[in-house]
Context: one part of a larger RNA
Molecule: large-subunit ribosomal RNA, domain IV
Organism: marine metagenome
RNA sequence: CUCUGGUUAAGGAACUCGGCAAAAGGACCCCGUAACUUCGGGAUAAGGGGUUCCCUCGGGGUGAAGUCUAUUUACUAGACCAGCUCUAGAGGGACACAGCAAAUUGGCCCAAGCGACUGUUUAUCAAAAACACAGGUCUCUGCUAAGGGGUAACCCUAGGUAUAGAGGCUGACGCCUGCCCAGUGCCGGAAGGUUAAAGGGAAAGGUUAUCCGUAAGGAGAAGCUUUGAACUGAAGCCCCGGUGAACGGCGGCCGUAACUAUAACGGUCCUAAGGUAGCGAAGUCCCUUGUCGGGUAAGUUCCGACCCGCACGAAUGGCGUAACGACUUGGGCGCUGUCUCAACCAGAGACUCG
Numbered sequence: 001c002u003c004u005g006g007u008u009a010a011g012g013a014a015c016u017c018g019g020c021a022a023a024a025g026g027a028c029c030c031c032g033u034a035a036c037u038u039c040g041g042g043a044u045a046a047g048g049g050g051u052u053c054c055c056u057c058g059g060g061g062u063g064a065a066g067u068c069u070a071u072u073u074a075c076u077a078g079a080c081c082a083g084c085u086c087u088a089g090a091g092g093g094a095c096a097c098a099g100c101a102a103a104u105u106g107g108c109c110c111a112a113g114c115g116a117c118u119g120u121u122u123a124u125c126a127a128a129a130a131c132a133c134a135g136g137u138c139u140c141u142g143c144u145a146a147g148g149g150g151u152a153a154c155c156c157u158a159g160g161u162a163u164a165g166a167g168g169c170u171g172a173c174g175c176c177u178g179c180c181c182a183g184u185g186c187c188g189g190a191a192g193g194u195u196a197a198a199g200g201g202a203a204a205g206g207u208u209a210u211c212c213g214u215a216a217g218g219a220g221a222a223g224c225u226u227u228g229a230a231c232u233g234a235a236g237c238c239c240c241g242g243u244g245a246a247c248g249g250c251g252g253c254c255g256u257a258a259c260u261a262u263a264a265c266g267g268u269c270c271u272a273a274g275g276u277a278g279c280g281a282a283g284u285c286c287c288u289u290g291u292c293g294g295g296u297a298a299g300u301u302c303c304g305a306c307c308c309g310c311a312c313g314a315a316u317g318g319c320g321u322a323a324c325g326a327c328u329u330g331g332g333c334g335c336u337g338u339c340u341c342a343a344c345c346a347g348a349g350a351c352u353c354g
Base pairs, nucleotide, nucleotide: 001349002348003347004346005345006344007343008342010340011339014338019335027051028050029049030048031047036041038172052094053093054092055091056090057089058087059086060085061084062083066080067079068078069077070076071074095099107333108332109331110330111329112328113327114325115324119131120130135170136169137168138167139166140165141164147156148155149154173320174319175318176317178250179249180248183247184246185243186242187241188240189239192238193237194236198232199231203227204226205225206224207223210219211218212217251269252268253267254266255265278312279309290306291305292304293303294302
């Protein structure tokens, strides 16, 4: 010097990103216990007091024998009592610095965010505000179900049957969940347009029996063969409607009130429709340490407001919310070697010698 423990004057978070670590608190009995609340909780809230040993007394249980009392004299009922036993009662006394004498054994409070909760998770850097959840809602599915596995047989769903099963989103509870169907998706519709294979076979070509020609060559039936027009022809798409707890979206400019400022109001352009309630410098705010208030001597954090929302917003849910949380943030009490600022002690190493 390193590690593991122990103690420390005065101060007591001044340490630090942050009370990290340590200290403190801790058991049982009694008293007492707020806001809020879903009336269950919150709550061991908080905050106080007591606790050892000896003696005496009280109280409870059991209670043989005995004594007493009573009467409808019976295997009756009641009272007292030794002993044993229990006693979070009372009084008195004793000792120590200290009586849950060791060990084990909650620190507490206030405010805010997120998630309702108990649970689950990155085995081996993340335990969370992530996942799940009960509840809500939408869609599909009538049973040989939908959905899923398998080439298939077949199987799961389910020996279930719409109060069931599957899938998507949301996520207790309370109050609620606005406008847009133009685009995309899905559902429904079928008049018209377009449209495949197939059917259809107009028409054209090849070949040549035959005919014409001196020849070269030309014409050319049937058959065979190669192509092949019109026309008929489903779903789909176009088209017509619906649908948002489907994917999603939810404006701009200019003017206006008798101080100023602002604009309830008006004009205009665009759109499918122009963001409703609620919330808002937010886990979302760039400018920004916004401005005001609170807390501090002093506060880029925190809390309460304001609203100018760069770029909140309603089941990709909005806003609240008791209880809960090894979650996150701010403040306070207690407590302390975290620190001012370090010291000493014990043990194990390192180091030196053997």